[in-house]
RNA sequence: CAGGCCGACCAGGCGAUCGCAGUCCGAUGUUUUGUCGGAUUGAGGAAAGUCCGCACUCCAUAGAGCGCGAUGCCGGAUAACAUCCGGAGGGAAGCAAUUUCCUGGAUCGGGCCACAGAAACAGGUAGCCAUCCCCCACGGGGUGAAUGGUGAUAGUGAAAAGGUGGUGUAAGAGACCACCGGCGCGGGUGGCAACAUCCGCGGCCAGGCAACCCCCAUCGGGAGCAAGGCCAAGCAGGCGCGAGGGGCUGCUCGCCCCGUCGAAGCGUCGGGUAGGCUGCACGAGGUGUGGGGAGACCUGCAUCCCAGACAGAUGAUCGUCCUCGACAGAAUGCGGCUUAUCGGUCGACCUGGGGU
Numbered sequence: 001c002a003g004g005c006c007g008a009c010c011a012g013g014c015g016a017u018c019g020c021a022g023u024c025c026g027a028u029g030u031u032u033u034g035u036c037g038g039a040u041u042g043a044g045g046a047a048a049g050u051c052c053g054c055a056c057u058c059c060a061u062a063g064a065g066c067g068c069g070a071u072g073c074c075g076g077a078u079a080a081c082a083u084c085c086g087g088a089g090g091g092a093a094g095c096a097a098u099u100u101c102c103u104g105g106a107u108c109g110g111g112c113c114a115c116a117g118a119a120a121c122a123g124g125u126a127g128c129c130a131u132c133c134c135c136c137a138c139g140g141g142g143u144g145a146a147u148g149g150u151g152a153u154a155g156u157g158a159a160a161a162g163g164u165g166g167u168g169u170a171a172g173a174g175a176c177c178a179c180c181g182g183c184g185c186g187g188g189u190g191g192c193a194a195c196a197u198c199c200g201c202g203g204c205c206a207g208g209c210a211a212c213c214c215c216c217a218u219c220g221g222g223a224g225c226a227a228g229g230c231c232a233a234g235c236a237g238g239c240g241c242g243a244g245g246g247g248c249u250g251c252u253c254g255c256c257c258c259g260u261c262g263a264a265g266c267g268u269c270g271g272g273u274a275g276g277c278u279g280c281a282c283g284a285g286g287u288g289u290g291g292g293g294a295g296a297c298c299u300g301c302a303u304c305c306c307a308g309a310c311a312g313a314u315g316a317u318c319g320u321c322c323u324c325g326a327c328a329g330a331a332u333g334c335g336g337c338u339u340a341u342c343g344g345u346c347g348a349c350c351u352g353g354g355g356u
Base pairs, nucleotide, nucleotide: 001352002351003350004349006347007346008345009344010343012321013320014319015318016317017316018315020042021041022040023039024038025037026036027035028034044327048338049337051336052335053334054333055332056224057223058222059221063253064252065251066250068220069219070218071217072216073087074086075085076084077083088103089102090101091100092099093098104215105214109213110212111209112208113207125154126153127150128149129148130147131146132144133142134141135140162180163179164178165177166176167175181205182204183202184201185200186199187198188197189196190195228278229277230276231275237269238268239267240266241265244258245257246256247255285304286303287302288301289300290299291298292297322325
């Protein structure tokens, strides 16, 4: 220098004018809502999808069982998580930096395994072997619609009874033996652990799928800010049906409330309202700096206050400069994940080339 890889950050700048919303101050007016002036503040890294996890609120004090759902190697972080950090085992891509996928149980049991194939897990298609049968020149031969053995050979397939060599046998087979591989059990060493490694023993060697049911472990009560709380104003109840209804869970139990002196709900006739405050912006908060940790993260000190609407603000025009500007916009809040995104800056690392 070129290419790559990982991480962090920025997201047109400046000025003028006119607007919009919140807060504060001043003036002014009104029964109330206001009006004017000034100051100050005013979207994002994703505010998005609403996919997870929490806070908060109400429902019973949030209960029990079943069911249902979620998660699933190990350790840690965290308020919590399906997130993050570090690690383990197995695979994939790359020369590399690095990236990426999978992960409880297949000896409880059930189910499934396309096509092909006889068979997808204990079945016999071809073949091989024996017996029976038949023929014979007695050497043997034939395979017959028979019986049995065999998983060695062939063929099918992603997958068909661990591999090689031997013993053995009628032919064969872990049936037996040696070595190799796997699995299980016992033990040693290292590690918190997942696991790694070594030694010994056992022929234990009959496949795969749990993202099919299932089993095991852990977690989960429901509904949601239109949650919920408070204030103000107004009103009027009647009739009919109705024996159970409600507490926002699929079922059962339990608890509480209302009702059978007529509740809830439905129908019908009639009456009233269309407001305000709060929740709601001081927070698992931002910035700087010091410390701890491998890291996620934790923590001391200092400092800052940084949108809060309810028809819902955050805009428009002009000038100027540049590298000519992407995706997009709050609505209870926070932590994640995912998706969208012009261009650029910085740092670590890898590969190749060049110079000293």
Molecule: Bacterial RNase P class A
Organism: Chloroflexota bacterium